[in-house]
Context: one part of a larger RNA
RNA sequence: UGACGGGGACCCGCACAAGCGGUGGAGCGUGUGGUUUAAUUCGAAGCAACGCGAAGAACCUUACCAGGCCUUGACAUGCCGGGAACCCGCCCGAAAGGACGGGGUGCCCCCUCCGGGGGAACCCGGACACAGGUGCUGCAUGGCCGUCGUCAGCUCGUGUCGUGAGAUGUUGGGUUAAGUCCCGCAACGAGCGCAACCCCCGUCCCUAGUUGCCAUCAGCUCGGCUGGGCACUCUAGGGAGACUGCCCGGGAAACCGGGAGGAAGGCGGGGAUGACGUCUGGUCAGCAUGGCCCUUACGGCCUGGGCUACACACGCGCUACAAUGGGCAGGACAACGCGCCGCAACCCGGCAACGGGUAGCUAAUCGCUAAAACCUGCCCUCAGUUCGGAUUGGGGUCUGCAACUCGACCCCAUGAAGCCGGAAUCGCUAGUAAUCGCGGAUCAGCUACGCCGCGGUGAAUACGUUCCCGGGUCUUGUACA
Numbered sequence: 001u002g003a004c005g006g007g008g009a010c011c012c013g014c015a016c017a018a019g020c021g022g023u024g025g026a027g028c029g030u031g032u033g034g035u036u037u038a039a040u041u042c043g044a045a046g047c048a049a050c051g052c053g054a055a056g057a058a059c060c061u062u063a064c065c066a067g068g069c070c071u072u073g074a075c076a077u078g079c080c081g082g083g084a085a086c087c088c089g090c091c092c093g094a095a096a097g098g099a100c101g102g103g104g105u106g107c108c109c110c111c112u113c114c115g116g117g118g119g120a121a122c123c124c125g126g127a128c129a130c131a132g133g134u135g136c137u138g139c140a141u142g143g144c145c146g147u148c149g150u151c152a153g154c155u156c157g158u159g160u161c162g163u164g165a166g167a168u169g170u171u172g173g174g175u176u177a178a179g180u181c182c183c184g185c186a187a188c189g190a191g192c193g194c195a196a197c198c199c200c201c202g203u204c205c206c207u208a209g210u211u212g213c214c215a216u217c218a219g220c221u222c223g224g225c226u227g228g229g230c231a232c233u234c235u236a237g238g239g240a241g242a243c244u245g246c247c248c249g250g251g252a253a254a255c256c257g258g259g260a261g262g263a264a265g266g267c268g269g270g271g272a273u274g275a276c277g278u279c280u281g282g283u284c285a286g287c288a289u290g291g292c293c294c295u296u297a298c299g300g301c302c303u304g305g306g307c308u309a310c311a312c313a314c315g316c317g318c319u320a321c322a323a324u325g326g327g328c329a330g331g332a333c334a335a336c337g338c339g340c341c342g343c344a345a346c347c348c349g350g351c352a353a354c355g356g357g358u359a360g361c362u363a364a365u366c367g368c369u370a371a372a373a374c375c376u377g378c379c380c381u382c383a384g385u386u387c388g389g390a391u392u393g394g395g396g397u398c399u400g401c402a403a404c405u406c407g408a409c410c411c412c413a414u415g416a417a418g419c420c421g422g423a424a425u426c427g428c429u430a431g432u433a434a435u436c437g438c439g440g441a442u443c444a445g446c447u448a449c450g451c452c453g454c455g456g457u458g459a460a461u462a463c464g465u466u467c468c469c470g471g472g473u474c475u476u477g478u479a480c481a
Base pairs, nucleotide, nucleotide: 001481002480003478004477005476007475008474009473010472011471012470013469015465016464019428020427021426022425023424026319027318028317029316030315031314032313033312034310035309042053043052064305065304066303067302068301069300070299073130077129078128079126080125081124082123083122086103087102088101089100091098092097107119108118109117110116111115132294133293135292136291137290141288142287143283144282145281146279148277153192154191155190156189157188158187159168160167161166172183173182174181198271199270200269201268203240204239205238206237207236208235209234212230217227218226219225243265246259247258248257249256250255321421325380326379327378328377329376330375331374337368338367339366342361343360346357347356348355349354387418392413393412394411395410396409397408398407434457435456436455437454438453439452440451
């Protein structure tokens, strides 16, 4: 100087408390451990591994296993020989691969009657130098990321003090979300952080109107449908607006409490943004890369299997256990997005998944798109039930070369556990939790109940900081570094 203390003081954070909803019990989905297996490819391991790399494992992917094959090799550069490329038919084979026959003569240059020679791309064959490796090492590395932590901190120059390590500044008094600011002070300044500048939302104005409006006028097969109009909504660019600016009180100041005006206050709400460093954190399987290792194989191709195994254990979720509920019928209101190898209105067939036609749309002009919770009416009347939907049997639809291993969906039948979950444990302070649906990426299809977004309805509670967890500042002890 730091680190640590079941030392102290002060202060924060859904840290506790207050409150609401869960997990832990059930069934299923998914990840992991374990076990099994020819293989169940690999990585991730307290927080910070476990719906994580996977934003798509039937083949492919695929790195694993078995079998059948190949070696200059699926891919790059260089040399030699042959042929253009390429197309068609056919045989063996599970395919990879191997064998045969036929067609075909292009482009550039030279000689030129036919034709011949050289060259470029491409194909076949040969020899070698090499290729190749998801083989090892993330303590050999780059890059990127997680984490403490959006925490309030981490440092430097000069000066001063100290023999020196170092201290001071950065401590102190107040204040703040903040090393934020004020005051004081042997310090005076400065840098990286904080804040602000950036994006979205909230109010208004301007500009612009093939979306919107009967707001106003007219027509109407009554639909913004038509004429017409940009006022409003909206869309998208630009601008205004908030600064403790004003008032009152407190205070030395910073600032704090209250008030007015205002759509909005005292960092308005959310996002992006993550300091010096820590974890010898994670990743050589995203990529790059040093070293080591394999090179008829630790490389390469194919078929099939496996990654989907199942006596178990754990994490994360979904659906429930019902009556603020279930079923049937009727009736309203979104936003973000996506779409022509696509979205598909509408019509017809089918109980349905879906199929058959076909309009429109390169999309504020067409479609996905219709809703869900909610409201009204009727039935159910507390029952393992009209709760719950697992499981299983049968029939079918769609994608795809192909759904046996191993897809999703529909219909009929079957209806399991489960009557609110032990110890323990998680999230959340407002348009949040809870609850309800909608969209998208990946994607032929989909094991999505995941993830990323969007809107609808919309709470309760916070006395307080003693305690648990994490953190900040000062101080104290230390036989630790």